RNA sequence: CGGGGGGGGCGCGAUGGUCGCGGCGAGUCGGCAACGGCGCGCUGAGGAAAGUCCGAGCUCCACAGGGCAGACUGCCAGGUAACGCCUGGGCGCCGCAAGGCGACGGACAGGGCCACAGAGAACAGACCGCCCUGUAUCCCAGGGUAAGGGUGAAACGGUGGGGUAAGAGCCCACCGCGCGUUCGGUAACGGACGUGGCACGGUAUCCCCCAGUCGGAGCAAGGCCAAAUAGGCAGCGAGACCCGGCCCGGGUCGUUCGAGCUGCGGGUAGGCCGCGCGAGGUGGCUGGCGACAGUCAUCCCAGAGAGAUGACCAUCUACCCGUGUUGCGGGUAAACAGAACUCGGCUUAUGGCCCCUCCCGUUCU
RNA sequence: GCCCCUGUAGCUCAGGUGGAUAGAGCAGCGGUUUCCUAAACCGUUGGCCGGGUGUUCGAGUCACCCCAGGGGCA
Numbered sequence: 001c002g003g004g005g006g007g008g009g010c011g012c013g014a015u016g017g018u019c020g021c022g023g024c025g026a027g028u029c030g031g032c033a034a035c036g037g038c039g040c041g042c043u044g045a046g047g048a049a050a051g052u053c054c055g056a057g058c059u060c061c062a063c064a065g066g067g068c069a070g071a072c073u074g075c076c077a078g079g080u081a082a083c084g085c086c087u088g089g090g091c092g093c094c095g096c097a098a099g100g101c102g103a104c105g106g107a108c109a110g111g112g113c114c115a116c117a118g119a120g121a122a123c124a125g126a127c128c129g130c131c132c133u134g135u136a137u138c139c140c141a142g143g144g145u146a147a148g149g150g151u152g153a154a155a156c157g158g159u160g161g162g163g164u165a166a167g168a169g170c171c172c173a174c175c176g177c178g179c180g181u182u183c184g185g186u187a188a189c190g191g192a193c194g195u196g197g198c199a200c201g202g203u204a205u206c207c208c209c210c211a212g213u214c215g216g217a218g219c220a221a222g223g224c225c226a227a228a229u230a231g232g233c234a235g236c237g238a239g240a241c242c243c244g245g246c247c248c249g250g251g252u253c254g255u256u257c258g259a260g261c262u263g264c265g266g267g268u269a270g271g272c273c274g275c276g277c278g279a280g281g282u283g284g285c286u287g288g289c290g291a292c293a294g295u296c297a298u299c300c301c302a303g304a305g306a307g308a309u310g311a312c313c314a315u316c317u318a319c320c321c322g323u324g325u326u327g328c329g330g331g332u333a334a335a336c337a338g339a340a341c342u343c344g345g346c347u348u349a350u351g352g353c354c355c356c357u358c359c360c361g362u363u364c365u
Numbered sequence: 366g367c368c369c370c371u372g373u374a375g376c377u378c379a380g381g382u383g384g385a386u387a388g389a390g391c392a393g394c395g396g397u398u399u400c401c402u403a404a405a406c407c408g409u410u411g412g413c414c415g416g417g418u419g420u421u422c423g424a425g426u427c428a429c430c431c432c433a434g435g436g437g438c439a
Stems, first nucleotide, its partner, number of pairs: 001361010013316007021044005027038004046336001050347002053345005058218004065248004070214005075089005090104001091102004105209002110207002112203003127149002129145006157175006177196008222273004232264005239253004280299008317333007366438007375391004384422001393409005415431005
């Protein structure tokens, strides 16, 4: 210099001012009060606030119980409130490499499927070939054979040698596979040695088995206050509801005084809390490879009601354009998007800028 | 807030449990017929199956993650 990989940060540039809007605080004026007006101070979107794909907090139903069904997860260890997330490691595949990707338990518990081609597709199979026999060089018939050819995604271990009529784990060496012992490692797993001689095709991202997790609903959760009415009429009526998969079990209400359901008719539809000090942010130190944890200091950071967060000016900064170049003039400062119980993740959208690190190639020293 | 469904040719739709070279109707194009057109008949074009990744020998179909559209409940 060229090409490539990984990670992090910023994100309507900074400061000041004017006007406008939302929230809070104290002040003042009006008002019995609710509240309203005026000026003042502080404060006011995001890295994704999004999709709602996971996990939680919180609230109610029983401080959520037993069983079945169902759903999800699936190498190992750790982190975490928890997770399907993250970190580290192992194995497999891809890449020259940096690195990337992987639902990555079980196919001797059982079932299903494997089209076409091919002789044969799961405890198989003689189409061509090879060999033997039949008086037998071709043809024909019977038998042997899985070494060679052919089909296929896949043909019942691979290579080499021995052996044989020809062959074959039939025998041997190496590789691979299974089992055992031992060593290293917390483990997944890896190494070494011994042994068994091919018995054991693939598919679980098909059913299934094994292990683990999961009760349901969601801030319109839920609580309080106020307002409203006659708890009306008619019919059904012994069960209804919590319970929104089913059963058991439990609880509440009801079966004379009638729960509940259906139809008709009627009323209310306002306020407050929940609601932002939190698994919180920033910085330092300590422990850890790391995710992260501990500790100290410091900061308070939107919260409403269908819902505010915008516009302009000046100076500076960055970039671009023009030029008569110690300068001047003009332009741009954008993309995706936008809170409405709250967090931790993942994923998706995003104009551009900055930083760190690694690999490969080439050239020069 | 909690859920569900759909996406295949220009349009409307098929494609049980994977075996595909993806079909049908309408539309389009060419031809026959007609003086011309329509209708009718014959032939023909047109699809990366919404996108990506994976499982498998093989994916429109199965799994996961997205994108777009539509709908329901409180």
Model confidence (mean pLDDT): 75 of 100. Predicted 3D model of RNase P RNA and transfer RNA as a complex of 439 nucleotides. Rfam match: Bacterial RNase P class A. Rfam classes the family as a ribozyme. Rfam's curators write: Ribonuclease P (RNase P) is a ubiquitous endoribonuclease, found in archaea, bacteria and eukarya as well as chloroplasts and mitochondria.